[in-house]
Molecule: Bacterial RNase P class A
Organism: Pseudomonadota bacterium
RNA sequence: CCAGAUGGCUGGGCGGCCGCGCUGCAUUUUAUGCGGUGAGGAAAGUCCGGGCUCCAUGGAAACACGGCGGCGGGUAACGCCCGCCCGGCGCAAGCCGAGGGAAAGUGCCACAGAGAGUAGACCGCCGGGCCCCCGGGACCGGUAAGGGUGAAAGGGUGGGGUAAGAGCCCACCGCGGGACUGGCAACAGCCCCGGCAUGGUAAACCCCGCCUGGAGCAAGGCCAAAUAGGGGGUGCAUGGGGGCCGUUUCCAGCCCGCGCCCCGGGUGUGCUGCACGAGGCAUUUCGCGAGGAAUGUCCCAGAUGAAUGGCCGCCGCCCCGCGAGGGGAACAGAACCCGGCUUACAAGCCAUCUGGUCGC
Numbered sequence: 001c002c003a004g005a006u007g008g009c010u011g012g013g014c015g016g017c018c019g020c021g022c023u024g025c026a027u028u029u030u031a032u033g034c035g036g037u038g039a040g041g042a043a044a045g046u047c048c049g050g051g052c053u054c055c056a057u058g059g060a061a062a063c064a065c066g067g068c069g070g071c072g073g074g075u076a077a078c079g080c081c082c083g084c085c086c087g088g089c090g091c092a093a094g095c096c097g098a099g100g101g102a103a104a105g106u107g108c109c110a111c112a113g114a115g116a117g118u119a120g121a122c123c124g125c126c127g128g129g130c131c132c133c134c135g136g137g138a139c140c141g142g143u144a145a146g147g148g149u150g151a152a153a154g155g156g157u158g159g160g161g162u163a164a165g166a167g168c169c170c171a172c173c174g175c176g177g178g179a180c181u182g183g184c185a186a187c188a189g190c191c192c193c194g195g196c197a198u199g200g201u202a203a204a205c206c207c208c209g210c211c212u213g214g215a216g217c218a219a220g221g222c223c224a225a226a227u228a229g230g231g232g233g234u235g236c237a238u239g240g241g242g243g244c245c246g247u248u249u250c251c252a253g254c255c256c257g258c259g260c261c262c263c264g265g266g267u268g269u270g271c272u273g274c275a276c277g278a279g280g281c282a283u284u285u286c287g288c289g290a291g292g293a294a295u296g297u298c299c300c301a302g303a304u305g306a307a308u309g310g311c312c313g314c315c316g317c318c319c320c321g322c323g324a325g326g327g328g329a330a331c332a333g334a335a336c337c338c339g340g341c342u343u344a345c346a347a348g349c350c351a352u353c354u355g356g357u358c359g360c
Base pairs, nucleotide, nucleotide: 001356002355003354004353005352006351007350008349009348010347012315013314014313015312016311017310018309020038021037022036023035024034025033026032027031040331044342045341047340048339049338050337051336052216053215054214055213057252058251059250060249061248062247063246066211067210068209069208070084071083072082073081074080085099086097087096088095089094100207101206105205106204107201108200109199122147123146124143125142126141127140128139130137131136155173156172157171158170159169160168175194176193177192178191180189181188182187220272221271222270223268230263231262232261233260234259235258236257241256242255243254244253279298280297281296282295283294284293285292286291317328318327319326320325
């Protein structure tokens, strides 16, 4: 200098004038003054996990729906994050992995091909005798090493052996089993034994192991209104019945109705929930790390048809230009809160690592 990989940060700042939301203090014939503060890294998607609220319910068990799936950790928890193992890709740094089970069962493997799972002889190779036009042909037996078809063909390479071949035998690899060593473990190393045949697919149904109530801030609570907490009819029931928010059973406890039809009143969109939090920041410390602990410090939106804005100046960033100067600025807006994941993003910056080239 070129190419690449991983992680992180910013994505405007300051001032003036004017206009808003919330909030604190003071004053006040209610309005004014001063102060503080005011939209993100994703606020988005609504995909996960919770805090919180309700179901008066509580204990135990099983099941269903759903989720996860190598091992070990982190966390309030998770389908998240960290480290490690194994497999694949890459020269490498690194990246990817719906990572348990095919010997519990069922299903599928089109077409081609002889044959695709209690699967096989198309072309070939070898042997035998027969025929005969000396080139071969049909038949019988052996064979699966070579070729072909296919995504995949009953282990692979090499050697021996054979009429020709074949794990038929041998060496190594592979596969199955076992001992020892290292590791918490997944696993790894090394040695021994063995048949040398145990197709693939579970992101197909399924089996195994672990986890798992439902509904949700439009949850919930309070106030206001009403000869409307209304009126009428009818069926069941009156404790032997119904209910207690996934279902069932057992034990205990609590409540008293259920369905249909007709007439008719109110409904402000009030207050609260509503922001002090699994909170932010800094330092030290433990840990490979995710994170934990201690100390100190700070309070940083809470609207309700919806505030966080408009104008001006200066500075900062990017592009063009010798300069003067000119132009530009992405994705995008809180609505109970938090931890994650996923998606979008103009422009710019930082750190570490890998490969290549050149120079010293």